RNA sequence: CAGGUCGGUCAGGCAACCGCGGUCCCGUGUUCGGGGCCGAGGAAAGUCCGGGCUCCACAGGGCAGGGUGCCAGGUAACACCUGGGGGCAUGACUGGCGACGGUCAUGUCACGGAAAGUGCCGCAGAAAAUAUACCGCCCGGCGAAGCCGGGUAAGGGUGAAAAGGUGCGGUAAGAGCGCACCGCGCCGCCGGCAACGGCGGUGGCAGGGUAAACCCCACCCGGAGCAAGACCAAAUAGGGAUCCAGUGGCGUGGCCCGCGCCGGAUCCGGGUAGGUCGCUAGAGGCCGGUGGCGACACCGGUCCCAGAGGAAUGGUUGCCCACGACAGAACCCGGCUUAUCGACCGGCCUGCAUU
Numbered sequence: 001c002a003g004g005u006c007g008g009u010c011a012g013g014c015a016a017c018c019g020c021g022g023u024c025c026c027g028u029g030u031u032c033g034g035g036g037c038c039g040a041g042g043a044a045a046g047u048c049c050g051g052g053c054u055c056c057a058c059a060g061g062g063c064a065g066g067g068u069g070c071c072a073g074g075u076a077a078c079a080c081c082u083g084g085g086g087g088c089a090u091g092a093c094u095g096g097c098g099a100c101g102g103u104c105a106u107g108u109c110a111c112g113g114a115a116a117g118u119g120c121c122g123c124a125g126a127a128a129a130u131a132u133a134c135c136g137c138c139c140g141g142c143g144a145a146g147c148c149g150g151g152u153a154a155g156g157g158u159g160a161a162a163a164g165g166u167g168c169g170g171u172a173a174g175a176g177c178g179c180a181c182c183g184c185g186c187c188g189c190c191g192g193c194a195a196c197g198g199c200g201g202u203g204g205c206a207g208g209g210u211a212a213a214c215c216c217c218a219c220c221c222g223g224a225g226c227a228a229g230a231c232c233a234a235a236u237a238g239g240g241a242u243c244c245a246g247u248g249g250c251g252u253g254g255c256c257c258g259c260g261c262c263g264g265a266u267c268c269g270g271g272u273a274g275g276u277c278g279c280u281a282g283a284g285g286c287c288g289g290u291g292g293c294g295a296c297a298c299c300g301g302u303c304c305c306a307g308a309g310g311a312a313u314g315g316u317u318g319c320c321c322a323c324g325a326c327a328g329a330a331c332c333c334g335g336c337u338u339a340u341c342g343a344c345c346g347g348c349c350u351g352c353a354u355u
Stems, first nucleotide, its partner, number of pairs: 001351010012320007020039008041326001045337002048335005053225004060257004065221005070084005085111001086109010112216002117214002119210003134156002136152007164182006183205001184203008229277004239268006248262004284303008
C1' cells in the first nucleotide's frame, strides 16, 4: 500500500424571518400580548423475548401444559451479553507412506441424552439389521463353452449412509486373522471451579443416522394488560324474561385439592362515551477514579434531555458540505431481528514493497 474480516462514532451543519407543542415568568385582566428554556431514532420499525408498573387478590399446593438446553460469570430479568470449552467450514503455515493430525485467524452452531424405550431411513440395491452375496476372487468335479459344490466379503456396483479407517504382514483367495498407527468403549492418574484437555493401561469393538420424531433428564414459569387501572361530573329503566340454586354457584388460561364470597348464567331493552390523573426524575444520561481478561460493579461529581391527545418540528432565503439513505415517540426500560445513503476511527489475518 492492497485485499478480507470484526468493532466503534456521526446521521446534514450555520444564520435570518414567519409559524407549531410543553413548561416557567412578566404585563394586563380577560381568553390577549411579550419573553426565557426544552421539543422524534439508530433503528422510534417488527411485537419476537425479558422486566418495571396496574388490576384479579388476602392467593397456597399438585397435575397437565409451556420455555430454555456446553461450562463459568454479568444483569432487575432474559431465548440477551461477556469470557472459556467443543464440533463444523474457510484460509495460511506445517507433521505423517497413508488413514489422519498440529498452530493461528475468521465465520458458524436449534451445542443435554441414541447403552431407558418406541418410531422412521422411500426408490435403488444381494442386503438398511436377530443383515445379505448381484458382479467378482480362490479351490474342487465334469473333455471345452458352460454348469454344479465349497470358501470369501479385501475389489466393483446401488445408495445420503453397507459388518470402523490406513499401512505392513499373512492366506488357496481373503478377513482384526496378526501387528503398528488413527478412531471407539472402559479403567486409572494429572491440570482446570467447570465444560473439557493431557498421559498411561486395557479390549478387538456395542453396525450407523435421526430427538427441528415421540420420548427421557436438568432448570425455570399465576393470569390479563395503559383500550391496565384510579377519581370526578352527568344521564337513564335501583327495567323485563328464562334457567340453576347450598349435596349449589362464582372467583383473570385448563383440571384437582385447599381458601374466599353468597348468589350465578343467558337473552331482550334503556342511559353514558365528558373531564382529570396514570404521562415522564428514571434498573436515567455524561465525566472522573478504583476493581475486573471482559460483560460489568462500586465510589465521587454533574445535568434534567418530548409528553401529543385525530396526534406538535413546517415554510422561505443565503452559505458550507461528506450532497444526506432507512425512516416519526404515544406508559417506560433491557435486548434480539429487519431496513439503510455516506463520512471518519481502530483491531486482526493474508499478500506486496522497504528497512